[in-house]
RNA sequence: AUCUGAAAAGGGCAAACUUAUUGAAAAAUAAGGACGCAAAGCUAUGGACCUAACCGUUUUAUACGUAUGGUUGCCAGGUUGCCAGA
Numbered sequence: 001a002u003c004u005g006a007a008a009a010g011g012g013c014a015a016a017c018u019u020a021u022u023g024a025a026a027a028a029u030a031a032g033g034a035c036g037c038a039a040a041g042c043u044a045u046g047g048a049c050c051u052a053a054c055c056g057u058u059u060u061a062u063a064c065g066u067a068u069g070g071u072u073g074c075c076a077g078g079u080u081g082c083c084a085g086a
Stems, first nucleotide, its partner, number of pairs: 002086004012037002017032006035073001041079003045076003048071003055065003
């Protein structure tokens, strides 16, 4: 350096839910809390999914369409990394 793995050692992160705040919403942030995770570290680059404010359409409705808004704990890519074995 590459590949494989989480048995050991040291650890790390934190789902749902609750509270507060922000937001049109999806959701995010902080605290609590642990479902789980060998990258559940970072990255919105590709796909997929969520929302629909603005805008447009129309049958005028709690309507339809649409990211420039989001999800990295949806799947990949890129990138960084602890331990052990080969």
The prediction has a mean pLDDT of 87.
The RNA shown here (c-di-GMP-I riboswitch aptamer) has 86 nucleotides and comes from Niallia nealsonii.
The model forms 95% of the base pairs in the Rfam consensus.